[in-house]
RNA sequence: CAGAGGCGCGGACUUGAUGAGUCCUGCCGGAGAAGGGUGCCGGCCCGACGCAUAUUCAUGCGGAACUCCGACAGAAAAGGCAAGACCGCCGAAGCGUUCCGGGGAACGGCUCCCCGCGGCGCUGGGCGCGUACCGAACAGGUGCGUGACUGUCACACCGCGCAGACUGCGCUGUGUGGAGUGCUG
Numbered sequence: 001c002a003g004a005g006g007c008g009c010g011g012a013c014u015u016g017a018u019g020a021g022u023c024c025u026g027c028c029g030g031a032g033a034a035g036g037g038u039g040c041c042g043g044c045c046c047g048a049c050g051c052a053u054a055u056u057c058a059u060g061c062g063g064a065a066c067u068c069c070g071a072c073a074g075a076a077a078a079g080g081c082a083a084g085a086c087c088g089c090c091g092a093a094g095c096g097u098u099c100c101g102g103g104g105a106a107c108g109g110c111u112c113c114c115c116g117c118g119g120c121g122c123u124g125g126g127c128g129c130g131u132a133c134c135g136a137a138c139a140g141g142u143g144c145g146u147g148a149c150u151g152u153c154a155c156a157c158c159g160c161g162c163a164g165a166c167u168g169c170g171c172u173g174u175g176u177g178g179a180g181u182g183c184u185g
């Protein structure tokens, strides 16, 4: 520098299903309500009541931000999934950690979450099973453990082939083991 592993890895585009008759909005009814608006703090915003009777206790009526339940009307989206065709590839890629940058329900701070460029570390690969987390999910993903499979190299052995005195080299197979910072040219 170029290659190999195969249900090989990843990306984005289009379509579809799921998400979901869910979140949410409007209106009606009911039950609560002095607090509520982000996990916390500050600040800010919306509220925390009014009237009548009454000497007092208290009584009556009407409201109340916000929360929950039910009916009616309207009604999503993202991630993830499938198919198609395309693109980049073989530390492909994934995970953990960390610096920096950006974003997150009006603001600031802490914390948390998401995205991206780097550094460091781990994992050869796909699959099955178990388990934990993410997820609406029984889909899918990730981590850990485990099982055989597969590719590669090393060592050993049977067989075969080529040289051949000892032995060496190559190939198929079998067994054991290692790891991609590897293997082949």
Stems, first nucleotide, its partner, number of pairs: 001185003006090001008089004013084004024074003028070005035046003039110004049062005093123006100116005124150002127147008152178006159171005
RNAcentral holds the sequence, with entries from MGnify.
This is a predicted structure of a 185-nucleotide RNA (Lysine riboswitch aptamer) from a bovine gut metagenome.
Its mean pLDDT, the model's own confidence on a scale to 100, is 81.